[in-house]
RNA sequence: GCGCGAUUAGUCUAGUGGUCAGGAUCUCGGCCUUCCAAGCCGAUGACCCGGGUUCAAUUCCCGGAUCGCGCA
Numbered sequence: 001g002c003g004c005g006a007u008u009a010g011u012c013u014a015g016u017g018g019u020c021a022g023g024a025u026c027u028c029g030g031c032c033u034u035c036c037a038a039g040c041c042g043a044u045g046a047c048c049c050g051g052g053u054u055c056a057a058u059u060c061c062c063g064g065a066u067c068g069c070g071c072a
Base pairs, nucleotide, nucleotide: 001071002070003069004068005067006066007065010025011024012023013022018055027043028042029041030040031039048064049063050062051061052060
């Protein structure tokens, strides 16, 4: 330099052109308990960046960034 793949809460991850972006974990609050832990309930928090297509983009297209793999 070229090609391929990935990027979604603090962390791990599901997801698809449309109705609140789902789950686990962390944190916080409540219930339970003599207390703690465990368990149950609830709350907070996310689509890497820019542009395009579209009535509508996390999803499709283009460019960029970072990471990984391969080739030279």